Predicted 3D model of a 352-nucleotide part of an RNA (small-subunit ribosomal RNA, central domain) from an Actinomycetes bacterium. It was read from a public genome assembly.
Context: one part of a larger RNA
Order: sequence, then structure tokens, then C1' cells
RNA sequence: UUGGGCGUAAAGAGCUCGUAGGCGGCUUGAUCAGUCGGGUGUGAAACCUCCAGGCUCAACCUGGAGACGCCACUCGAUACUGUCAUGGCUAGAGUCCGGUAGGGGACCACGGAAUUCCUGGUGUAGCGGUGAAAUGCGCAGAUAUCAGGAGGAACACCGGUGGCGAAGGCGGUGGUCUGGGCCGGCACUGACGCUGAGGAGCGAAAGCGUGGGGAGCGAACAGGAUUAGAUACCCUGGUAGUCCACGCCGUAAACGUUGGGCACUAGGUGUGGGGCCUUAUCAACGGGUUCCGUGCCGCAGCUAACGCAUUAAGUGCCCCGCCUGGGGAGUACGGCCGCAAGGCUAAAACUC
Repeated sequence: UUGGGCGUAAAGAGCUCGUAGGCGGCUUGAUCAGUCGGGUGUGAAACCUCCAGGCUCAACCUGGAGACGCCACUCGAUACUGUCAUGGCUAGAGUCCGGUAGGGGACCACGGAAUUCCUGGUGUAGCGGUGAAAUGCGCAGAUAUCAGGAGGAACACCGGUGGCGAAGGCGGUGGUCUGGGCCGGCACUGACGCUGAGGAGCGAAAGCGUGGGGAGCGAACAGGAUUAGAUACCCUGGUAGUCCACGCCGUAAACGUUGGGCACUAGGUGUGGGGCCUUAUCAACGGGUUCCGUGCCGCAGCUAACGCAUUAAGUGCCCCGCCUGGGGAGUACGGCCGCAAGGCUAAAACUC
């Protein structure tokens, strides 16, 4: 609970697509359903308001008048909304054509640096590690160094407050397939739009299943230290995992803690991608302008303040989601989903 809100106080769903529904551009005509007006009927009494009266007053009671959401019928109005028309239009939306930037996605192949391991050479007593040490490794030849080989994972510099993607996220090089954006032309369609309850798909990490792989790192675990203790922080090892394929899970400080769309409202200064103009010609560069993105600063306005400020948290409209004191509790129960872990939905008693 007809209210007020949702950046940080409770509150924007992790993201997208989309069903129903809600809302919807300019213009012509028709209709008169919504809407608006008049009339008639109905709207019992009591209650309510006003007036008058009766109980000594009042409460209470009596009488009169008024009012009564709405509804039905009828007569009108036609701006707006709706409906209808083979209607008309092009500013929204989309298509087409020409360009263009990009770590957008999937798969395949390749490359170098580094770590580790193996083999061989040189070489000798230490190495490693720390605050200091020890565990550990090493005369069965380690560490160091040179050569060769194996294997896995990640891609230094470029690299950016930079780019791309709906979000999660994406970074060596080349190839194949593929999604979206932006700019310009203004050829075409002619409102085809916006949002989106349910629903569907995507969705970091960890985790799960089956099969591979396993260099480094490394939960658990073991040992060494530290300490009063040390189930830790530090050190030496190290299994799952991290990697690949396929299938699950469906969560997050999934954050800009800010849902999506459209329009409007001072500027300044960077930067990424385009177009146009400009220097007597070409042209890098520079300057101006315009569209799209991404930052910083800042006016009005907003805000509890912090701050936001054309990428709004300003001014409006449309649609969805969500909040309603703290704890109990994102729990119990039930339902649905999952192999499990658990997820989604979601209380109450009690208590402050």
C1' cells in the first nucleotide's frame, strides 16, 4: 500500500532475444465505442450535511430539504483516444549501395622467449631459502655453464585514462568460416516502432561427470620455522585443480553498486573511428565543421550530503523489475531444477 522511493541509506533482475500485455509519428475522411454535455428513470429507510422542532440542556429522538459513486434509456458535441479505409506521407524503424576501424566469435596451423625434466660436455663443494634459520637438494658430482632433446602452459615489447562485445568477457602470428557497429549516398519499404509479465538462450571463477593432458603454479596434506599456542602469515615439498574435448552447474563486490527507449537543456579540454571544407595544383601536417564512441573539468538544475552534470543522478513521456525498520533469514516448510554441491521461489513464531 490510490503514497514515497531504488549511485552510496531498504531497493535496477548478470545480460540479451522475445510471447501476451501496456504505450506509440505526420495527415485525410468516416464512425461515435471511450470522453464531454442536456433530459428522463433509478438511486428504499436508517446513516451523512443543513434547517426547524421534542425530551430542563446534551447525547438521543421527530419532521423537512439536500446529497448519493454508479447504472439504464434517450438527445446532442466530435478536439483527443479508439475503430474502419485499396486511404495518403516520410522525419521513427528497416532494406539497398559504397567505404571503414576493431584483443567480437568458432576452428585449424605455425612461432620465439622463459620455467621444468632428460641426455652429453666443462667443472668442484656447496646450492637453495629467510628477518634470521631449518626442513630440502648435493661427492652416487648438485648449483653454475655449454650443446642437444622432450613436454605443457602463457603470449614480454607494441599497450594507451586506447579498441571490440548485450553482458560474462576478449591480447603472439597466419589462414578459413562468421556476428555486430560506424560513416557516406539518399535508391527502396512505408510506422513495419518502444518496452517486455511468463518463456528461451548466453553467462567469470570455483565445483561436478566421462575421457585425455600435466611444464609452472598450487586448496588439501606433510615437513621446517615463528609463537604462550600457530590447525596461520614465512620456507621446503605437494595432490585435486588450473589446460583440452563433450556434458552439467547458473552463481559473483556478474559494479558505473546507476534497467531499457525517445526527446529536450551552457560550455571547455583530451583521445579512438569516419565524412566535408580550407592553404592558387598534389599532399603529409595543421585549422574549421559534422556524425559516432570513450575520458576529464565545469554552468543551470538536481542531491541529505558526497557528488551527478548532453555518456545526468537535470527536465519530461512510455514500458519492465524492485524496496517498505534491525535480527530471526535469503533461513524453515512446500514446489521446481540439479549427478552432487547446491540454485530459484520464500515465510512465521520469537526478539529489539